SAM riboswitch aptamer (S box leader) from Allonocardiopsis opalescens, 144 nucleotides, folded computationally.

RNA sequence: UGCUCAUCCAGAGGGGUGGAGGGACCGGCCCUGCGAAGCCCCGGCAACCCUCCCGGUGAACGUGCCCGCGGUACAGCGCGGGCGGCGGCCGGGACAGGUGCCAACUCCGGCUCGUGGUCAGAUCGGCCACGGGAAAGAUGAGGA
Numbered sequence: 001u002g003c004u005c006a007u008c009c010a011g012a013g014g015g016g017u018g019g020a021g022g023g024a025c026c027g028g029c030c031c032u033g034c035g036a037a038g039c040c041c042c043g044g045c046a047a048c049c050c051u052c053c054c055g056g057u058g059a060a061c062g063u064g065c066c067c068g069c070g071g072u073a074c075a076g077c078g079c080g081g082g083c084g085g086c087g088g089c090c091g092g093g094a095c096a097g098g099u100g101c102c103a104a105c106u107c108c109g110g111c112u113c114g115u116g117g118u119c120a121g122a123u124c125g126g127c128c129a130c131g132g133g134a135a136a137g138a139u140g141a142g143g144a
Base pairs, nucleotide, nucleotide: 001144003142004141005140006139007138008137013042014041015040016039017038021031022030023029025110026109027108028107043102044101045100048098049097051094052093053092054091055090056089057088061087062086063085064083065082066081067080068079069078070077106136111133112132113131114130115129116128117127118126119125
């Protein structure tokens, strides 16, 4: 950098430094000299990954063990059945090692579909509100 999958209406800020921007993009609307971004320190949130614990799961996958039948000189092996034992999967919990995050739902909208209202009105259409789906973005995990 691009790909796949999951999640995105919950939660969590102080200090120092710095000195004008920030909220990805565009539009809106916000935050900001009562001090933006960036950097440093300390604190916190959360539970994606790692580690550990508890419960469940044999419908589907791997593995282990047991039983029966077949096979073999003996085995390896084949078929069928059983057992959540281990992995996996589902749910819950602990820790804080790897990350992430700590204004506003991803701040809201952008493309599309539906419903209602309104303007105009034969329709198409404009605007507003609500809802569904996508796109884009962010974060994690995996792999390239």

The prediction has a mean pLDDT of 78.
It was read from a public genome assembly, where an Rfam model found it.
Of the family's consensus pairs, 97% are formed in the model.